[in-house]
Context: one part of a larger RNA
RNA sequence: UGUAAGGAGUCUGAGGGUAAGAAUGAAAUAGUACGAGAGGAACUUUCAUUCGGCGCCUCUGGUCGAUCGGUUGUCUGACAAGGCAGUGCCGAGCAGCUACGCGCCAAGGGAUAAAAGCUGAAAGCAUCUAAGCUUGAAACCCGGCCUGAAAAGAGACUCCGUUGAGGACACGAGUAAAAGACUCGUUUGAUAGGCUUGGGAUGUACGCACGAAGGCAACGACGUGUUCAGUCCGCAAGUACUAACGUCCAAACGCUAGUG
Numbered sequence: 001u002g003u004a005a006g007g008a009g010u011c012u013g014a015g016g017g018u019a020a021g022a023a024u025g026a027a028a029u030a031g032u033a034c035g036a037g038a039g040g041a042a043c044u045u046u047c048a049u050u051c052g053g054c055g056c057c058u059c060u061g062g063u064c065g066a067u068c069g070g071u072u073g074u075c076u077g078a079c080a081a082g083g084c085a086g087u088g089c090c091g092a093g094c095a096g097c098u099a100c101g102c103g104c105c106a107a108g109g110g111a112u113a114a115a116a117g118c119u120g121a122a123a124g125c126a127u128c129u130a131a132g133c134u135u136g137a138a139a140c141c142c143g144g145c146c147u148g149a150a151a152a153g154a155g156a157c158u159c160c161g162u163u164g165a166g167g168a169c170a171c172g173a174g175u176a177a178a179a180g181a182c183u184c185g186u187u188u189g190a191u192a193g194g195c196u197u198g199g200g201a202u203g204u205a206c207g208c209a210c211g212a213a214g215g216c217a218a219c220g221a222c223g224u225g226u227u228c229a230g231u232c233c234g235c236a237a238g239u240a241c242u243a244a245c246g247u248c249c250a251a252a253c254g255c256u257a258g259u260g
Stems, first nucleotide, its partner, number of pairs: 006160006015147004021051008034039001052105005060099004067092005072085005094234001108142003115135004166249004170186005191243003194239005199233004207226005214219001
């Protein structure tokens, strides 16, 4: 762009792709079949494991230059609070991302190969084959998964629409993301921020009071109490306090002209 005079949503599924699965063990079968004995199966069922694939983060572990704490040197006159030194170094560490963690990844059906057969003539017998028929493999076709109305026989259903359906830009964002795209929201609102509450991380803040080895004294590392404190949060819920303001395009006939 077409398919319908304009659209939105939900589907169908012609067709296309496919390796999403592959393998092993144990138990029962069974000390059975078999075998003089010694020994010693299988069909089938169940339970596991390994490799591979896909997904996830409740648990476990890793990481976590969010964050919290300790501490060395030095600087800001001192305290407090901080800067710099590979995040200065060290101890923890939520969310997120991950594996070493967790979940899932067919059975079955059809037609066959080699092969095994039935019936059976040519060839009064025999013969799985010549006519006909039954089985039979991880391979093939379905089933499963992905894609797929441009499938020109161009599909179906529902709803909406010049009383403007719908779309685009813009704005607030993220289940998305290199840019586009995608998804959600835009006051008829919980979309993001803030705040409150919950939950979580760290581990008990500053100040003050008391104790404290030592010291003539001044002072004093440190300890206890106030204090499960203080600080912080990419999480959840609630709450319009702040910001989601606005703009544009847009669909039925005929004639003429121009362009292709």

Predicted 3D model of a 260-nucleotide part of an RNA (large-subunit ribosomal RNA, domain VI) from a Methanoregulaceae archaeon. The prediction has a mean pLDDT of 83. Taxonomically the source falls in Methanoregulaceae (Archaea, Methanobacteriati, Methanomicrobia, Methanomicrobiales). It was read from a public genome assembly. Rfam family: Archaeal large subunit ribosomal RNA.